This is a predicted structure of an 80-nucleotide RNA (c-di-GMP-I-GGC riboswitch aptamer) from a Campylobacterota bacterium. Model confidence (mean pLDDT): 77 of 100. It was read from a public genome assembly, where an Rfam model found it. Lineage of the source: Bacteria > Pseudomonadati > Campylobacterota.
[in-house]
RNA sequence: AGGUAAAAAGCUAAACUUGUUGUGAAGCAAGGACAGAAAGUCAUGGGUCUUGUUAAAUUAAGAUCGCCAGACUACACAAU
Numbered sequence: 001a002g003g004u005a006a007a008a009a010g011c012u013a014a015a016c017u018u019g020u021u022g023u024g025a026a027g028c029a030a031g032g033a034c035a036g037a038a039a040g041u042c043a044u045g046g047g048u049c050u051u052g053u054u055a056a057a058u059u060a061a062g063a064u065c066g067c068c069a070g071a072c073u074a075c076a077c078a079a080u
Base pairs, nucleotide, nucleotide: 001080003077004076011036012035016031017030018029019028020027021026034066040072041071042070044069045068046067047064048063049062050061051060052059
């Protein structure tokens, strides 16, 4: 340089439970651990979901980056 085979010192933390905020999707805190080499950041494109509106299509405002893609940054390490 290129890559992610294996591993996990360190890192994150699904479901579920409790508390709390929100109309809601969900967020935050504690417990918990299914998993993750970007499960770090950015809602940029698509997807999904929520709320309002509409007869409906639509449209507006949101949620999700632990759904996929993209951009930026970072850790570990075998073969090449």